Model confidence (mean pLDDT): 81 of 100. This is a predicted structure of a 73-nucleotide RNA (transfer RNA) from a Flavobacteriia bacterium. Lineage of the source: Bacteria > Pseudomonadati > Bacteroidota > Flavobacteriia. Its Rfam family is "tRNA". Its Rfam clan is "tRNA clan". Rfam classes the family as a transfer RNA. Rfam describes the family as follows. Transfer RNA (tRNA) molecules are approximately 80 nucleotides in length.

[in-house]
């Protein structure tokens, strides 16, 4: 320098042919227990890394930056 991946909830990641964004962990609050733990229930969390384009509609497609990781000179 060039080519590749990843960037999505406080963390660890999913999200299928573009169609109203989720699990799990975590944190509250209940139940339960003699109390603590486990365990059930309720709830609580997002400019989808950042501009811009397409398109009715974008987390998904198009471009360019940025981070971080890798490969190749």
């Nucleotide at each position: 320098a060039u080519c590749g991946c990843a960037u999505u909830a406080g963390c660890u990641c999913a999200g299928u042919u573009g169609g109203u964004a989720g699990a799990g962990c975590g944190c509250a609050g209940g139940a339960c227990u003699c109390u603590u733990a486990a365990u059930c229930c309720u709830g609580c969390a997002g400019u989808c890394g950042u501009g811009g384009g397409u398109u009715c509609g974008a987390g998904c497609c198009c471009c360019a930056c940025a981070u971080g990781c890798g490969a190749u000179g």